[in-house]
RNA sequence: GGCUGAGUAACUCAGUUGGUAGAGUAGCCGGUUCAUACCCGGUAUGUCGACGGUUCAAGUCCGCCCUCAGCCA
Numbered sequence: 001g002g003c004u005g006a007g008u009a010a011c012u013c014a015g016u017u018g019g020u021a022g023a024g025u026a027g028c029c030g031g032u033u034c035a036u037a038c039c040c041g042g043u044a045u046g047u048c049g050a051c052g053g054u055u056c057a058a059g060u061c062c063g064c065c066c067u068c069a070g071c072c073a
Stems, first nucleotide, its partner, number of pairs: 001072007010025004019056001027043005049065001051063003
């Protein structure tokens, strides 16, 4: 230098044809218990890596850039 994959909540990851951004874990509150843990219920948190474009509408499509991993030279 070229190519491929990944970037979404605090963490691990879903998000299938473009149409309200989600799960588990962790956190917080409550229930349960003599108490703690387990268990059960509830709850807050997101500039979907940056910028721009297409579209009535973009995490999703297009361009470019950044970071990480791999392959080739």
Transfer RNA from an Erysipelotrichaceae bacterium, 73 nucleotides, folded computationally. Its Rfam family is "tRNA". By type it is a transfer RNA. The prediction has a mean pLDDT of 80.